[in-house]
RNA sequence: GGCGAGGUAGUUCAGUGGUAGAACGCGAGUCUCAUAAGCUCGAUGUCGCCGGUUCGAUCCCGGCCCUCGCCA
Numbered sequence: 001g002g003c004g005a006g007g008u009a010g011u012u013c014a015g016u017g018g019u020a021g022a023a024c025g026c027g028a029g030u031c032u033c034a035u036a037a038g039c040u041c042g043a044u045g046u047c048g049c050c051g052g053u054u055c056g057a058u059c060c061c062g063g064c065c066c067u068c069g070c071c072a
Stems, first nucleotide, its partner, number of pairs: 001071007010024004018055001026042005048064005
């Protein structure tokens, strides 16, 4: 340098055009003599950045940045 995959909650990941979710973690409550487990409730996102298309973009298009892999 070329090609491919990826960037979404603290972490691991879903989400193929209509107000963004799960699990784990975290906080509170319940239970217990107490802790853990279980159960109930709760908080948290500039969806990597800029622009374009669209009534509407996490999603489609272009450019850039970063990570991983392959080729040279």